Large-subunit ribosomal RNA, domain II from a Dehalococcoidia bacterium, 679 nucleotides, folded computationally. It matches the Rfam family "Bacterial large subunit ribosomal RNA". Lineage of the source: Bacteria > Bacillati > Chloroflexota > Dehalococcoidia.
[in-house]
Context: one part of a larger RNA
């Protein structure tokens, strides 16, 4: 892991609701006693007690009333006013019990452990070999004597090197191992605080500890064993047959509360009310201060004017002045969730009419939910960030399948009772993958734009405006001119059109600036404006709109159309016609439920959850049966039923079985890292 078996809402008591039954001249017995005998029941007694028949008050108490109160007031709770009471049984629910099952870590009590290990006690054992050479002593030299120096003897040491022994530093192997801690290499101690045998001691709120919370029998921040014990678990997991009807919530308030719970909200079931209610639409009447708008108010804020005050400057002062700051006022133009002289649309409330037909409301039984998610719209927080967070509002998912969006809970279309090799459509599509148009008409795009992106940039291209010049010849090109006063004045070393400042005239002209740019030290030189000629038809400026271009840059080739591939398109814009396309709609048939006299019409997605109807298993009882001419069980086949399931029959098997009614349950398994066995 698979298979088979086992495996979870039970039982008792009390209360409550519903169903059903007995009695109601109220109901009912409990313990106990007697009788009977299918010996654990039946039956007869037993009226103690309980509920009901009257309430109110804290009570005394009074009583269809009573309490409060001074009250004959008012008010509270009752009665009148109506439908039951009680005792069984069954079912739903609650409470107390282990209370649906399994599951802690822990806490407490009685004992068992120091044959592992920690420390201690008693008594034994062990430590190859080599090195170093302390004290002390002896001798010699030296000395007045010492000190001192040298040479020997000697054999100390938590001394040195290194086996046994003890330990376990480094690296490798081993990691389902040889081994629940090992092997190899290397390393530390190795006469000591050494190692070790045997016997003994210390015990869990404890011991022991050269101290690591270490060790106390392979898991020690408190051992193990059994017991209290089915501890408790607001937590996790699991919870076993079928079909039918309805069908949520993820909100509010409170909470030592936030993943729990209480009440309310939303679901379901039963009963009740019928004058009504709800919902929608129309009409009418209301309240309100949002969107917008506005600036009279409250504030913010810009420019100008005017002008208190302040600052600067001048003045001895009076005062004057000011290109500074600025209240109020005036003009102009603005801003506001906590501004409003204004002010919608929706929504809300009410009246009324219509539609619909109980959807509303009341009482009672049973719940679940109280982690929500995304999308559009209105907002707060945040960075007008987040698949972010918090509200409101609508939808979807949740609990919703089907079609589309390549794939894709929350987007678009659309709500699946069942069957069909029938049809029509929605969203979305129609060149191929791939069902259906290489559809029609007219444009645009050249970028594979389409098939990612901004500020910004550009003689891309199409459309459409406005304003110029132009056969009296424009625009572009080419030829020619582009002069004189004058080197204008100033400044300056110089300044001559062209460093800079000021002015910017006049003349000759077809035209020519006191000069557009380059240039020179300054001149010179080139060029432009402007003019003539040549040529002969359009040429400039500036807007708006459509589609394109650049800007463009990420990590495994293409990888930013699903792919192939696509260019008068298979891109894009406008218009049009076909077709495809879903569990939608239609058609035909069927099932259940509801309405209806009928014809017929309508309903039937569904998690938590509520309600209803059934199938099956084991046993009891009653009735009536089957079976060696073959029961149960097992295994094939066929049939029936909407399902759980049922029936018939072949084989096997070899002795019991089961229908109908009623009753009682150790009553249904695939999941609990379930339990046991087998493989």
């Nucleotide at each position: 892991g698979c298979c088979u078996g086992c495996g979870a809402g039970u039982u008792g008591a009390u209360c409550u609701a519903u169903g059903u039954g007995g009695c109601c001249u109220g109901g009912u017995u409990a313990a106990g006693u007697g009788a009977u005998u299918u010996u654990a029941a039946u039956u007869a007694c037993g009226g103690a007690g309980c509920c009901g028949c009257a309430g109110c008050g804290a009570a005394a108490g009074c009583g269809a009333g009573u309490c409060u109160g001074a009250a004959u007031a008012g008010g509270g709770c009752g009665a009148a006013u109506u439908u039951g009471g009680u005792c069984g049984c069954a079912u739903g629910g609650a409470u107390c019990a282990g209370a649906c099952a399994c599951g802690a870590a822990a806490c407490c009590g009685u004992g068992u452990g120091a044959g592992c290990u920690a420390c201690c006690c008693a008594u034994g054992g062990c430590c190859a070999g080599g090195g170093u050479g302390a004290a002390a002593c002896c001798c010699a030299a030296c000395u007045a004597a010492a000190c001192u120096u040298g040479g020997g003897u000697g054999g100390a040491g938590g001394c040195c090197c290194g086996a046994a022994c003890c330990c376990g530093u480094u690296a490798g192997c081993g990691u389902g191992g040889c081994a629940a801690a090992g092997c190899u290499u290397u390393g530390g101690g190795a006469u000591g605080a050494g190692c070790u045998g045997u016997g003994g001691g210390u015990a869990g709120g404890g011991g022991u500890g050269a101290a690591a919370u270490g060790c106390c029998a392979a898991a020690c921040g408190a051992a193990c064993u059994c017991g209290g014990a089915g501890a408790u678990a607001g937590c996790u997991u699991g919870u076993u047959c079928u079909c039918c009807c309805c069908g949520a919530a993820a909100u509010g308030u409170a909470u030592u509360u936030a993943g729990g719970u209480a009440c309310a909200g939303c679901c379901u079931c039963a009963g009740g009310u019928a004058a009504a209610u709800a919902a929608c639409u129309g009409a009418c009447g209301g309240a309100g201060g949002u969107a917008g708008a506005g600036c009279a108010c409250u504030g913010a804020a810009u420019g100008a004017g005017c002008u208190a005050g302040g600052g600067g400057c001048c003045g001895u002062g009076a005062g004057g002045u000011u290109a500074c700051c600025a209240a109020a006022c005036u003009c102009a133009a603005u801003c506001a969730a906590a501004c409003u002289u204004c002010g919608a649309a929706u929504g809300c409330c009410g009246u009324u009419a219509g539609u619909c037909u109980u959807a509303u409301c009341c009482u009672g039984g049973g719940a679940g939910u109280g982690a929500g998610a995304c999308u559009g719209c209105g907002c707060g927080g945040g960075c007008u960030a987040a698949g972010c967070u918090g509200c409101g509002u609508a939808g979807u998912c949740g609990a919703g399948a089907g079609g589309g969006a390549a794939a894709c809970a929350g987007c678009c279309c659309a709500g699946a009772u069942c069957a069909u090799c029938a049809g029509c459509u929605a969203a979305g599509g129609u060149c191929c993958c791939u069902a259906a148009g290489a559809g029609c008409g007219a444009g645009c795009u050249a970028a594979g734009u389409g098939g990612u992106a901004a500020a910004g940039g550009a003689a891309g291209u199409g459309a459409u405006g406005u304003c110029g010049c132009u056969a009296a010849a424009a625009c572009a090109g080419c030829c020619a001119g582009g002069a004189g006063g004058u080197u204008g004045g100033c400044u300056c070393a110089g300044a001559a059109g062209c460093a800079g400042c000021c002015a910017c005239c006049c003349u000759u002209u077809a035209a020519a600036g006191a000069g557009u740019g380059c240039g020179u030290a300054a001149c010179a030189g080139c060029u432009c404006a402007c003019u003539g000629g040549u040529c002969g038809a359009g040429u400039g400026a500036u807007g708006u709109c459509g589609c394109g271009c650049c800007g463009a840059u990420a990590a495994u080739u293409c990888a930013a159309c699903g792919g192939g591939g696509c260019u008068c398109a298979a891109g894009u814009u406008c218009g049009c016609c076909a077709c495809c396309g879903a569990a939608g709609c239609u058609a035909u048939g069927a099932a259940u439920c509801g309405c209806g006299c009928a014809a017929g019409c309508g309903a039937u997605g569904g998690u938590a959850g509520g309600g209803g109807a059934g199938c099956g298993u084991u046993g009891u009882u009653a009735u009536a049966g089957c079976u060696g001419u073959g029961a149960a069980g097992c295994u094939g086949u066929g049939g029936c039923g909407u399902a759980a399931g049922c029936c018939a029959u072949g084989g096997u098997g070899g002795a019991g079985c089961a229908a109908u009614g009623a009753c009682a349950a150790g009553c249904g398994a695939g999941u609990a890292u379930g339990c046991a066995g087998g493989c």